[in-house]
């Protein structure tokens, strides 16, 4: 040089093929309920080895709620585009 895949929130995808109105899901994040443990701390009792209870921070689990993306980029068709088309960026693939 050619062909083809892939690009949506901090990460991991689905939506595309068949345009339809507020682009959603799961992981983290943040906030709140519960609930469990819970160094040290306190208070009780001791035969002085510990026993019993309570309980801050802070941790894990369930639940509930929020923030964060206008979809790789420009152009175009369309009432209407993540979705069609078109050039262009990046990756990976493959042919010569």
């Nucleotide at each position: 040089g050619g062909g083809c895949c892939u690009a949506u929130g901090g990460c991991g995808c689905a939506g595309c093929c068949u345009g339809g109105a507020u682009a959603g899901c799961g992981c983290g994040u943040c906030c709140g309920g519960c609930u469990u443990c819970g160094g040290u701390u306190c208070g009780g009792u001791u035969u002085c080895g510990g026993c019993c209870g309570a309980g801050a921070a802070g941790a894990g689990a369930c639940c509930g709620g929020a923030a964060g993306g206008u979809c790789g980029g420009g152009g175009g068709u369309u009432c209407g585009a993540a979705u069609c088309c078109u050039c262009c960026u990046a990756g990976g693939c493959u042919c010569a």

Notes:
Predicted 3D model of a 96-nucleotide RNA (transfer RNA) from a Candidatus Woesearchaeota archaeon. It was read from a public genome assembly. The coordinates come from a structure-prediction model, not an experiment, and the mean pLDDT is 81. Rfam family: tRNA. From the family's description: Transfer RNA (tRNA) molecules are approximately 80 nucleotides in length.